The RNA shown here (Bacterial large signal recognition particle RNA) has 264 nucleotides and comes from a Bacteroidota bacterium. The gene name in the source record is ffs.
[in-house]
RNA sequence: CCGUGCUAGAUGGGGAGGUAGCGGUGCCCUGUAACCUGCAACCCGCUAUAGCAGGAUCGAACGACCGGUCGAGGCCCUUUCUCGUGGAACCGGUCCGGGCAAGCGGCGUUGAAGAUCGGGUCUUGCGCAACGGCGACCCAUGAACCCCGCCAGGUCCGGGAGGAAGCAACGGUAAAUGGGACCCGUCGUGUGCCGCAAGGCGGCCUGGUCGGAGCCGGCUACGCGGGCGCGUCCGGGAGGAACCGGUCGGAACCGGCCGCACGG
Numbered sequence: 001c002c003g004u005g006c007u008a009g010a011u012g013g014g015g016a017g018g019u020a021g022c023g024g025u026g027c028c029c030u031g032u033a034a035c036c037u038g039c040a041a042c043c044c045g046c047u048a049u050a051g052c053a054g055g056a057u058c059g060a061a062c063g064a065c066c067g068g069u070c071g072a073g074g075c076c077c078u079u080u081c082u083c084g085u086g087g088a089a090c091c092g093g094u095c096c097g098g099g100c101a102a103g104c105g106g107c108g109u110u111g112a113a114g115a116u117c118g119g120g121u122c123u124u125g126c127g128c129a130a131c132g133g134c135g136a137c138c139c140a141u142g143a144a145c146c147c148c149g150c151c152a153g154g155u156c157c158g159g160g161a162g163g164a165a166g167c168a169a170c171g172g173u174a175a176a177u178g179g180g181a182c183c184c185g186u187c188g189u190g191u192g193c194c195g196c197a198a199g200g201c202g203g204c205c206u207g208g209u210c211g212g213a214g215c216c217g218g219c220u221a222c223g224c225g226g227g228c229g230c231g232u233c234c235g236g237g238a239g240g241a242a243c244c245g246g247u248c249g250g251a252a253c254c255g256g257c258c259g260c261a262c263g264g
Base pairs, nucleotide, nucleotide: 001264002263003262004261005260006259009058010057011056012030013029014028015027020047021046022045023044024043035055036054037053038052039051063258065256066255067254068253069252073248074247075246076245078242079241080240081239082238083237085235086234087233088232091231092230093228094227095226096225097224099222102220103219104218105216106215107214114210115209116208117207118206119205120204121203122199123198124197125196126195127194128192129191130189131188132187133186134185135184137180138179139178140177141176147172148171149170155164156163157162
C1' cells in the first nucleotide's frame, strides 16, 4: 500500500422556548445521498457516557476529533419612534376664581371720587279704576184647593127688593226658574305707567346742591389659589427602526490527526 472480517460509531446540525440540567415531540433557521415503528406540552424519556424500546442499513470515511477563515439565523443589551395602559404635577400649556392698576382702552372740567337733600324701586292702610261672585233692579214664565182681584154657570139666605160665600175661565202676584246694557249695595283679587297718607331708606336707578380730579376694570402684563392632564416626567406592555456591542451558531472552506484482527 492492497484485500477480507469486525468494533467504536453513524443514518443530520443549530437557535429560541421549556427544564435543576440534558435530549426529544411542537416553532424557527440551515441543509440533504441524510432509515423504519412506538411514546410525548394540565409533556415524554433520561441523569453528566444525560431521549428510551424494537428493527434495518452503512461502517474507519462523504465519518469523528483538534485548530483556523467566512458566516445564514436566533436571542440579549443601548437609543429612538408609534399606539394602548397606570401614575406624578416641579416646569410649559389651557380653563376658572380672587388680587393689583404698570401699559392699552372706556367714562370724567358739557364736572370724577366723596358729602348732602329729594324722588323711584320696597311695605302697610285708605280711595279710585278694572275684573269676578252675590244681592237689589228690569223682562218673561210662574199656584186644581190651603194667594189676590173680578167672579159666568151653579149653590145658600130672603115673601120680595135684594144680599152672601165662592169653583172654572180671565187678570195679577209669592217662592222659584230663565234672561238682562247702564246704575246701586256688598264681598273678593297672582289686577293697575292711578291717587292720598304713614313707614322704610341697606343696595340699585334718578334729579338738585357742595366739591374740584379722579373713577371703571374690558384686553395685556404681574402676582395668588384651584381644576384639567395637552406638552413634560416615571413605571410597565405591544409593534417598528438604527448604530455599536455581547452570546449561541447551521452550511461552506483550509490545515492536522484517527481503532482491532488475519492474509498478500
Of the family's consensus pairs, 95% are formed in the model. The prediction has a mean pLDDT of 78.